[in-house]
RNA sequence: GGGCCUGUAGCUCAGUUGGUUAGAGCGCGGAGCUUAUACCUCCGUGGUCGUUGGUUCGAGUCCAACCAGGCCCA
Repeated sequence: GGGCCUGUAGCUCAGUUGGUUAGAGCGCGGAGCUUAUACCUCCGUGGUCGUUGGUUCGAGUCCAACCAGGCCCA
């Protein structure tokens, strides 16, 4: 220098051929339970969907450029 893949919550990830409110588990906080802690149960807490622009009535999803990480080639 070229090609490919990935980027969504603090972490690991899902998100169906573009359409309801962006979700799960773990985590964190509170309550219950307990002599107390843990376990368990309930409630709560959670996001600029990497950035910018474009397409569209409508974008996490499609397109382009860029940024970051990984792999391969040279």
Model confidence (mean pLDDT): 80 of 100. A computed fold for a 74-nucleotide RNA from Candidatus Uhrbacteria bacterium RIFOXYA2_FULL_40_9, annotated as transfer RNA. It matches the Rfam family "tRNA". Rfam links the family to the GO term triplet codon-amino acid adaptor activity. It was read from a public genome assembly. Taxonomically the source falls in Candidatus Uhriibacteriota (Bacteria, Bacteria candidate phyla).